[in-house]
């Protein structure tokens, strides 16, 4: 220069064929339990799904482009 995966919460990652509320384990955070620490058990915070647009009634989910990464080809 071409292909071809991926980006979703701090971290790992789920999210099917586009549908009402964007989830889960870890972590944080208050509470309860403990003689105290873990360890349990309760409840809570944390996202504009990488970024601009386009499709559509609706987009994490399809398009297109640009950005990061990771592999291949030349």
């Nucleotide at each position: 220069g071409g292909g071809c995966c991926g980006u979703u919460a701090g971290c790992u990652c789920a999210g099917u064929u586009g549908g009402c509320u964007a989830g889960a384990g870890c972590a944080c955070c208050a509470g309860c339990u403990c003689g105290a620490c873990a360890a349990g058990c309760u409840g809570g915070g944390g996202g504009u799904c990488g970024c601009u647009g386009g499709u559509u009634c609706g987009a994490g989910u399809c398009c297109a482009g640009c950005a990061c990464g990771g592999c291949c080809c030349a």